[in-house]
RNA sequence: GCGCCUGUAGCUCAGCGGUAGAGCGUCUGUUUCACAGACAGAAGGUCGCUGGUUCAAAUCCAGCCAGGCGCA
Numbered sequence: 001g002c003g004c005c006u007g008u009a010g011c012u013c014a015g016c017g018g019u020a021g022a023g024c025g026u027c028u029g030u031u032u033c034a035c036a037g038a039c040a041g042a043a044g045g046u047c048g049c050u051g052g053u054u055c056a057a058a059u060c061c062a063g064c065c066a067g068g069c070g071c072a
Stems, first nucleotide, its partner, number of pairs: 001071007010024004018055001026042006048064005
């Protein structure tokens, strides 16, 4: 330098054009003398960035940025 893959909640990951979700974690409540556990509920996201396509984009297209793999 070229090609491919990945980037979504604090962590691990789903979602493949039509209102962003799960598990774990955090917080609150119930239960307990208390803790753990269990149960109920809540908070938490400019979907890496900037443009484009579309009535509508996390999703499709382009360019960048970061990480990984391969080739030279």

The RNA shown here (transfer RNA) has 72 nucleotides and comes from a Minisyncoccia bacterium. Its Rfam family is "tRNA". It is annotated as a transfer RNA. Taxonomically the source falls in Minisyncoccia (Bacteria, Bacillati, Minisyncoccota).